[in-house]
Molecule: c-di-AMP riboswitch aptamer (ydaO/yuaA leader)
Organism: Streptomyces caelestis
């Protein structure tokens, strides 16, 4: 000097997930989510139920596993049974590539680029939308820079 951890104390991000009151169990504002009518939507069968938070779907390809159809071989009166191949179909998973759509420093909104995400999770056969009215939640993870630039408005400090 750079670069990796790990501790505090500060600035910040994603998300609804902050604030006040109490010793405390709790309450209380705020913000958030699901349930819940009329009028409107939806209405038939069959299959692979449906829904819900959430920006996180949708498709290609490509591995390998399960099923199915074919085919061969043994067993058997028949219905079938084990066992093997290979071609297509279908499932769910993995792994490339890529989309709907989303996130990036004072706020909203608009142009312009860069870097990212494009997931997890619940309900439990059940729910369109929906005043009232009813139930719930306030977690968790992150970052040291494109925290670029411009325009309009506005807040904040000088």
């Nucleotide at each position: 000097c750079g670069u990796g951890c790990g501790c505090a104390c500060g600035c910040g991000c994603c998300g609804a997930a902050u604030c006040c009151c109490g010793c405390g169990a709790g309450g209380g504002a705020a913000c958030c989510g699901g349930g819940g009518a009329a009028c409107c939507a939806c209405c038939a069968c069959c299959a692979u139920g449906g829904g819900g938070u959430g920006a996180a779907u949708c498709g290609c390809g490509u591995g390998a596993a399960u099923a199915c159809c074919g085919c061969c071989g043994u067993g058997g009166c028949c219905a079938c049974a084990c066992g093997g191949c290979u071609c297509g179909u279908a499932u769910a998973c993995g792994c490339g590539c890529g989309u709907a759509g989303g996130a990036g420093a004072c706020c909203u909104u608009c142009c312009c680029g860069c870097u990212c995400c494009g997931a997890a999770c619940c309900c439990g056969u059940c729910a369109g939308c929906u005043a009232a009215c009813c139930c719930g939640g306030u977690a968790g993870g992150c970052g040291a820079a494109g925290a670029c630039g411009g325009a309009a408005g506005g807040a904040a400090g000088g």